Predicted 3D model of a 352-nucleotide part of an RNA (small-subunit ribosomal RNA, central domain) from an uncultured bacterium.
[in-house]
Context: one part of a larger RNA
RNA sequence: CUGGGCGUAAAGGGCGUCUAGGCGGACGGGAAAGCGGGGUGUGAAAGCUCCUGGCUUAACUGGGAGAGUGCGCUCUGAACUACCCGACUAGAGUACAGGCGACGGAGGUGGAAUUCCCGGUGGAGUGGUGAAAUGCGUAGAGAUCGGGAGGAACACCAGUGGCGAAGGCGGCCUUCGAGCCUGAAACUGACGCUAAAGCGCGACGGCGUGGGGAGCAAACGGGAUUAGAUACCCCGGUAGUCCACGCGGUAAACGAUGGUGACUAGGUGUGGGGGGCGAUAACAAGCCUCUCGUGCCGUAGCCAACGCGAUAAGUCACCCGCCUGGGGAGUACGGCCGCAAGGCUAAAACUC
Numbered sequence: 001c002u003g004g005g006c007g008u009a010a011a012g013g014g015c016g017u018c019u020a021g022g023c024g025g026a027c028g029g030g031a032a033a034g035c036g037g038g039g040u041g042u043g044a045a046a047g048c049u050c051c052u053g054g055c056u057u058a059a060c061u062g063g064g065a066g067a068g069u070g071c072g073c074u075c076u077g078a079a080c081u082a083c084c085c086g087a088c089u090a091g092a093g094u095a096c097a098g099g100c101g102a103c104g105g106a107g108g109u110g111g112a113a114u115u116c117c118c119g120g121u122g123g124a125g126u127g128g129u130g131a132a133a134u135g136c137g138u139a140g141a142g143a144u145c146g147g148g149a150g151g152a153a154c155a156c157c158a159g160u161g162g163c164g165a166a167g168g169c170g171g172c173c174u175u176c177g178a179g180c181c182u183g184a185a186a187c188u189g190a191c192g193c194u195a196a197a198g199c200g201c202g203a204c205g206g207c208g209u210g211g212g213g214a215g216c217a218a219a220c221g222g223g224a225u226u227a228g229a230u231a232c233c234c235c236g237g238u239a240g241u242c243c244a245c246g247c248g249g250u251a252a253a254c255g256a257u258g259g260u261g262a263c264u265a266g267g268u269g270u271g272g273g274g275g276g277c278g279a280u281a282a283c284a285a286g287c288c289u290c291u292c293g294u295g296c297c298g299u300a301g302c303c304a305a306c307g308c309g310a311u312a313a314g315u316c317a318c319c320c321g322c323c324u325g326g327g328g329a330g331u332a333c334g335g336c337c338g339c340a341a342g343g344c345u346a347a348a349a350c351u352c
Base pairs, nucleotide, nucleotide: 003324004323005322006321007306008305012320014201015200016199017198021194022193023192025088027086028085029084030083033081034080035077036076037075038074039073040072041071042070048066049065050064051063052062053061054060091191092188093187094186096183097182098181099180100179103177104176105175106174107173108172109171110154115149116148117147118146119145120144121143125136126135162169163168206247207246208245209244210243211242215241216240220236221235222234223233258319259318260317261316262315263314266297267296268295269294270293271292272291273290274289275288276287277286301308302307325352326351327350334345335344336343337342
């Protein structure tokens, strides 16, 4: 450089946002850069191809012709791409009217439960297991009643449900923000798509400083089990788990499936919104229908198969990321980042 690929074989970046770049709706006009056509110049010789000649032949070599896919100049065409001008509304957006939700930040607040403390009752066990033991208990445990403290998490509702870009989000109230959907069509007039780099977000665990600490619980101690048992089981238990601020930046960060747009049978459930029918004074159920989301089944088609199948892994277009036999190795070295742990980028020898 090119080909083929990326659900499970190697391969979709964890997610978003935006810059450069790439790509880009419909109409009219212009110019003519790309693009097409004509002419012309150049494209040295040798070499190459064809014809033909010379050495006995060939290699070699003489002559002629062609090609030399290219470039310059000039004339010309205007469908397509780019450019300039004007105009458009189907993409995109704004305003308006309704609606939805565990979406985010902050402040407040509620009950259940565990643990601990105080007090009452009570008097021998309790706890735990496969069975036990360690443990706790006559200095009164466990049980039970009353009171109190404190931390963490929010049963039922709860759903194959909802929201969010992902990570993720679940008691209730207030407040500050964000998003999406529906309706009607007023306004802008292609303002769009994607997105290297950059920037931001990013579960759990981890780190720093300070706080907090009920339950749980790496490490650790003890009891068992066992040939042993640095485990699985049991009794304890510290970091941590929680809060504030800062760092870290990973994951089976998964739908193992990048984003956007278009097109391509149906059936059935469910969540949000709209329209119509609905006996009706009215509401509702139910039915029909439009739309957005989320499941299942399935046609064509696709697939190595499994399966996917309007939420595509079907049929296309554009852009980004990534793969290129296994091991060595996501390692070494270097660079960048980090307080550290380590992260990101990323080989080779050798070997099969």
The RNAcentral record of the full RNA draws on Greengenes. Its mean pLDDT, the model's own confidence on a scale to 100, is 90.